[in-house]
RNA sequence: GGUAGAGGUGCGCUCCCGAACAGUAUCCCCUUUCGUUCAAAGCCGGCGUCGGCUGUGAAAGCGGGAAAAAGGCGUGGGCGCCGAAAGCGGGCGCGGACGCAGGCGCUUUGCUUGGUCUGGCGGAAAACAUCCGUCCGACUGUCGUUAUUAUUACGGAGAGCUAUC
Numbered sequence: 001g002g003u004a005g006a007g008g009u010g011c012g013c014u015c016c017c018g019a020a021c022a023g024u025a026u027c028c029c030c031u032u033u034c035g036u037u038c039a040a041a042g043c044c045g046g047c048g049u050c051g052g053c054u055g056u057g058a059a060a061g062c063g064g065g066a067a068a069a070a071g072g073c074g075u076g077g078g079c080g081c082c083g084a085a086a087g088c089g090g091g092c093g094c095g096g097a098c099g100c101a102g103g104c105g106c107u108u109u110g111c112u113u114g115g116u117c118u119g120g121c122g123g124a125a126a127a128c129a130u131c132c133g134u135c136c137g138a139c140u141g142u143c144g145u146u147a148u149u150a151u152u153a154c155g156g157a158g159a160g161c162u163a164u165c
Base pairs, nucleotide, nucleotide: 001165002164003163004162005161008082010081011080012079013078014077015076017074018073026066027065028064029063030061031060032059033058034057041054042053043052044051046100047099048098049097050096085113086112087111088110090107091106092105093104094103114140115139116138117137119135120134121133122132123131124130142156143155144154145153
């Protein structure tokens, strides 16, 4: 260097169905207000500046009728795997222009994390579901050192460990 493997409530992707999202967004009618040119108001993802559109409009409602979807989640099936994968950072792109913050997608290398779980804190989300980060703790796998009538104690990290060529 190649090949094949192990950890276990192991990791990721995808499909059907289901709950929830939600009687919510949205559409139509009705009522009220603004008022048709300017202005004001409203909209163009949050905020600020600018720009554009608007009367065939805009806003409001314990009114009436109709009525979703996505993300996230669960059971099961299929597929790919054991840095599996996840997160942070950088670069590029996206919703009128710019700025701030933020979201999504792609990408790369830089950093962190062996894995799982309860709890605390923070964030995302409609959510008490769930996910992410971090901290204490527990369990567990692996290697090293150490002790031991048979399993203790300490420490390291996956660029690791085992087997084989």

Predicted 3D model of a 165-nucleotide RNA (Lysine riboswitch aptamer) from a bovine gut metagenome. Rfam family: Lysine riboswitch aptamer. Rfam's curators write: Riboswitches are metabolite binding domains within certain messenger RNAs that serve as precision sensors for their corresponding targets. The RNAcentral record of the sequence draws on MGnify.